[in-house]
RNA sequence: UCCCGACAAGGGCAAUGCCGGUGAAAACCGGGGGCGCAAAGCCGCGGGCCUAAGGCGCAAGCUAUGGCGGCCGGGGCUGCCGAA
Numbered sequence: 001u002c003c004c005g006a007c008a009a010g011g012g013c014a015a016u017g018c019c020g021g022u023g024a025a026a027a028c029c030g031g032g033g034g035c036g037c038a039a040a041g042c043c044g045c046g047g048g049c050c051u052a053a054g055g056c057g058c059a060a061g062c063u064a065u066g067g068c069g070g071c072c073g074g075g076g077c078u079g080c081c082g083a084a
Stems, first nucleotide, its partner, number of pairs: 004082002012037002018031005035070001041077003045073003048068003054063003
């Protein structure tokens, strides 16, 4: 240094639900909170999932141009600590 990673040290992030806001919705943002996380830091590719305003349709319904990276696989860049 790389891999790896703890009942270590110091810190970090923040699920569900609640309050406020945005939004058609899914969801997102802020507050507070804490289930978890060693990249749960940033960004893509492939797949998966959610929603369906608009569009199509007689209707049932279909559809992402809207979302989820804390759903998965495989990557790029960056980063704290150091027991085995």
This is a predicted structure of an 84-nucleotide RNA (c-di-GMP-I riboswitch aptamer) from Pelotomaculum thermopropionicum. The organism belongs to Pelotomaculum, within Bacteria. The coordinates come from a structure-prediction model, not an experiment, and the mean pLDDT is 89.